[in-house]
RNA sequence: GGCCUCGUAGUUCAAUGGAUAGAAUGGGAGUUUCCUAAACUUUUGAUACAGGUUCGAUUCCUGUCGAGGCUA
Numbered sequence: 001g002g003c004c005u006c007g008u009a010g011u012u013c014a015a016u017g018g019a020u021a022g023a024a025u026g027g028g029a030g031u032u033u034c035c036u037a038a039a040c041u042u043u044u045g046a047u048a049c050a051g052g053u054u055c056g057a058u059u060c061c062u063g064u065c066g067a068g069g070c071u072a
Base pairs, nucleotide, nucleotide: 001071002070003069004068005067006066007065010025011024012023013022018055026044027043028042029041030040031039048064049063050062051061052060
């Protein structure tokens, strides 16, 4: 240089065209307890960036950035 895969809460993963982007875990608050832990309730927080297609995009297309792999 060429080709392929991936990029979503702090972390690990869902959602493959129909919308309130969901779960676990984590953080905050509360209940309980003499205190802690555990349990329960509640709350918080995300689609790498920029365009395009579409009535509608996490999803499809293009470019850029980043990560990994194969090849010379």
A computed fold for a 72-nucleotide RNA from Flavobacterium cyanobacteriorum, annotated as transfer RNA. The coordinates come from a structure-prediction model, not an experiment, and the mean pLDDT is 81. The sequence was found in a public genome assembly. Its Rfam family is "tRNA". It is annotated as a transfer RNA.